Background: This is a predicted structure of a 354-nucleotide RNA (Bacterial RNase P class A) from a marine sediment metagenome. Rfam family: Bacterial RNase P class A. From the family's description: Ribonuclease P (RNase P) is a ubiquitous endoribonuclease, found in archaea, bacteria and eukarya as well as chloroplasts and mitochondria.
[in-house]
RNA sequence: GCCACACGAUCGCGGGGGAGGUGAAUCCCUCGAGGAAAGUCCGGACACCAAGAGGUCAGGGUGGUGGGUAACGCCCACCCGGGGAAACCCGCGGGAAAGUGCCACAGAAACGACACCGCCGAUGGCGCGGCCACACGUGAGCCGCGUACAGGCAAGGUUGAAAAGGUGCGGUAAGAGCGCACCAGCGUCGCGGUGACGCGGCGGCUGGGUAAACCCCACCCGGUGCAAGGCCAAGUAGGACCGCUGAAUUGACCCGAGAGGUCCAGGUAGGUCGCAGGGUCGCGGUGAACGCGACCCCCGGGGCUCAGGCCCCGGAGAUGGAUGGUCGUGCAAGACAGGAUCCGGCUUAGAGGC
Numbered sequence: 001g002c003c004a005c006a007c008g009a010u011c012g013c014g015g016g017g018g019a020g021g022u023g024a025a026u027c028c029c030u031c032g033a034g035g036a037a038a039g040u041c042c043g044g045a046c047a048c049c050a051a052g053a054g055g056u057c058a059g060g061g062u063g064g065u066g067g068g069u070a071a072c073g074c075c076c077a078c079c080c081g082g083g084g085a086a087a088c089c090c091g092c093g094g095g096a097a098a099g100u101g102c103c104a105c106a107g108a109a110a111c112g113a114c115a116c117c118g119c120c121g122a123u124g125g126c127g128c129g130g131c132c133a134c135a136c137g138u139g140a141g142c143c144g145c146g147u148a149c150a151g152g153c154a155a156g157g158u159u160g161a162a163a164a165g166g167u168g169c170g171g172u173a174a175g176a177g178c179g180c181a182c183c184a185g186c187g188u189c190g191c192g193g194u195g196a197c198g199c200g201g202c203g204g205c206u207g208g209g210u211a212a213a214c215c216c217c218a219c220c221c222g223g224u225g226c227a228a229g230g231c232c233a234a235g236u237a238g239g240a241c242c243g244c245u246g247a248a249u250u251g252a253c254c255c256g257a258g259a260g261g262u263c264c265a266g267g268u269a270g271g272u273c274g275c276a277g278g279g280u281c282g283c284g285g286u287g288a289a290c291g292c293g294a295c296c297c298c299c300g301g302g303g304c305u306c307a308g309g310c311c312c313c314g315g316a317g318a319u320g321g322a323u324g325g326u327c328g329u330g331c332a333a334g335a336c337a338g339g340a341u342c343c344g345g346c347u348u349a350g351a352g353g354c
Base pairs, nucleotide, nucleotide: 001354002353003352005330006329007328008327009326010325011324013032014031015030016029017028018027019026034336038347039346041345042344043343044342045341046225047224048223049222059221060220061219062218063217064078065077066076067075068074079093080091081090082089083088094216095215099214100213101210102209103208116157117156118153119152120151123150124149125147126146127145128144129143130142131141132139133138134137165183166182167181168180169179170178184206186203187202188201189200190199191198192197229273230272231271232270238264239263240262241261242260249257250256251255277297278296279295280294281293282292283291284290298315299314300313301312302311303310304309331334
């Protein structure tokens, strides 16, 4: 990615057509769920409502790049990051250098770094000793030793999910991007690429994490869903006109029946369209909404023809809502599950086979 028990018989069910007949009963033919019809999670078509175009605010959504598409949060390819020996797999993948917030416990410190243990003794202080000087127990100064008071440091230890770039060498009193090399990151220049980005050079050396916290940036977004909605229309109630003693109206009209009749608006019950392969054209009716027919193309089945081709039949459309039951045979032993306006996706369910 494909298939979704197969074949036969029989009894049923929904749509359509035919026979039958006043009508019906009855009979015949034909079509009749899915890969997910599901969840209703995204995107549309369509319909109604609202609305000048456009902008702003609020709210919601999307978020590497390029392409596909009617559109998408979908699909394809690529980039980056992570994993892997590889094939390949995984990623709610803009911004933390705009600002605010938060970072439990532990820990010195959770972001204006700090100093618990620790390291240092260059500098100052203090103590001791020496030199030197004299007024002989004192010190302007010099040297040495000690101390760790002022102080310097953040290398090492300790805590943590995370500790202020990493490793090494130099350097220093001890240290530190303090200096250097490589690596990571940032900026910039050149080259390559449509682009995300990659490679190389140079630079100053560095800025914790969190946006599935607020927020910032870019782009997108009216609301409700076929119970949308259009149309027809009993009855009752309402309005207008005519009529109520042989008068309207009506029938087969010199006769009879006769107390009600006609029309209108809205619209309940109910119905109809929407609604069923795609398209074009024509006809009829108004005693309903509408109905009917022809032709072209696509698909399926049957028949004819040597063949090209021709002929016939059909394409789910329910509205308490149809596709199932039983039997037989076979095997690999039959799962999940069923339309409800339609379409494109995603997700979930799922026996077995290729």
Of the family's consensus pairs, 93% are formed in the model. The RNAcentral record of the sequence draws on MGnify.